Notes:
Predicted 3D model of a 171-nucleotide RNA (glmS glucosamine-6-phosphate activated ribozyme aptamer) from Anoxybacillus tepidamans PS2. It matches the Rfam family "glmS glucosamine-6-phosphate activated ribozyme aptamer". Rfam links the family to the GO terms catalytic activity and regulation of gene expression. Lineage of the source: Bacteria > Bacillati > Bacillota > Caryophanales > Anoxybacteroides tepidamans. Of the family's consensus pairs, 89% are formed in the model. Model confidence (mean pLDDT): 78 of 100.
[in-house]
RNA sequence: UUAUUGUUGAAAGCGCCUGAACUAAGCGGUGAUCGGGUAAACGCUUAGUUGACGAGGGGGAGGUUGAUCGAGUGUUCGGCGGAUGCCUCCCGGCUGUUGCGAUUACAGCCGCAAGUCUUUCCUUAAAACAAAGAGGCGACUCUUUGCACAAAGGGAAAGGCCUAAUCGCCA
Repeated sequence: UUAUUGUUGAAAGCGCCUGAACUAAGCGGUGAUCGGGUAAACGCUUAGUUGACGAGGGGGAGGUUGAUCGAGUGUUCGGCGGAUGCCUCCCGGCUGUUGCGAUUACAGCCGCAAGUCUUUCCUUAAAACAAAGAGGCGACUCUUUGCACAAAGGGAAAGGCCUAAUCGCCA
C1' cells in the first nucleotide's frame, strides 16, 4: 500500500465515478536551404480535478422508479446506487344532515393532522455575486464577512360549493 473479515460512525439535490470536460508529468508529434535544437495543434500513458443551490417531505407492510418546488455564469451533462414520493392493503382517526349524541353506508381527507375551490396576508431561502483569507505546480477545494431575489407546501382571515338512513335526547 492492497485485499478480506469484524466493530463503530455518517444521508437524502443524498452517496459514488468507468463516459465526458479540464489539469499536471512523461512520451510521441519533429526536422523546412546545411547542421543542431525549440514550440503549437493533436495523440497515448499515469495521477488528479469537476460532477445538485437551497425550500419541502416519514403511521405500518408490500410493490414501483424518470419521486415535490423553485434558484442558478445551466457538466446541476451522462452513468450507478439510494431516498420521506406514488400505488395497493392494513391500523387508528377527521369532515360531511335544522341542534346534541350514537351507529351503518357513501364521498373526500389526515398520520397531531384531517372536504373542496377562490381571494388577501404571513411564513429568516441558499448557492450565485462581492470582499477577505487558507491549501494546491495546476485544474480546483475550503473558511469568514456582506448582500439581495423564489416557487411549492404550511398557517390565519373572508367568501362560494358540499350525502343519506336509523335510534335516542332537547325544543